């Protein structure tokens, strides 16, 4: 000196996930600490429109019937007990269903479980892999066209939520980076 690696800062990327104030800690920077606000994002929630499921058990008011008592013939009234029906509600089961997100959908191959068969065949659910796909992101001012490279996950609710004004309520995590020289056009910005 170069290359490689690490840390911090700056800058930038996915994303709603940023900024400010106060307190606490700290010499300060700052903090995966607490509270509040602004901004951004999500859920629930009328009219209108759309759509409109189930089984078992328990049970209140109430209806009907029977019986006993107040009460003494009947009716009527009140109360107790039993039987049947019984909305809402509660418990269990179950067809399932729904939310955040770009992350859906089918095909092929294999594994497991279940149904089916005399045995095969076949079917359903789930997991893994391959190559695709609805859809989404990046190539450092923005847009259009062209073009290159990627993602196409995960998770939550718990039987239930359509849309939805007012209103109610929740989140503001996390993970990354030579992408800075992709091309053309248009429009901007800054400097000289």
């Nucleotide at each position: 000196a170069a290359a490689c690696g690490a840390a911090c800062a700056a800058c930038g990327c996915u994303u709603a996930a940023u900024c400010c104030u106060u307190g606490c800690g700290g010499a300060a920077a700052c903090g995966a600490c607490a509270a509040g606000g602004a901004g951004c994002g999500g859920g629930g929630g009328a009219u209108c429109c759309a759509a409109c499921g189930g089984a078992a058990c328990g049970c209140a008011a109430g209806c009907a019937c029977a019986u006993c008592c107040g009460a003494g013939u009947a009716u009527c009234c009140g109360g107790g007990u039993g039987u049947c029906c019984g909305a809402a509600c509660g418990u269990u089961c179950a067809a399932g269903g729904g939310g955040u997100g770009a992350a859906u959908c089918a095909u092929c191959a294999g594994g497991u479980u279940c149904c089916g068969u005399u045995a095969u065949a076949g079917g359903a659910a789930u997991c893994u892999g391959a190559a695709g796909u609805a859809g989404g992101g990046c190539g450092a001012c923005u847009c259009u066209c062209u073009u290159g490279c990627c993602c196409g996950a995960a998770u939550c609710c718990g039987g239930c939520a359509g849309c939805u004004a007012a209103c109610c309520u929740c989140g503001u995590a996390a993970g990354c980076g030579c992408a800075a020289u992709a091309g053309a056009g248009a429009g901007g910005u800054a400097a000289c």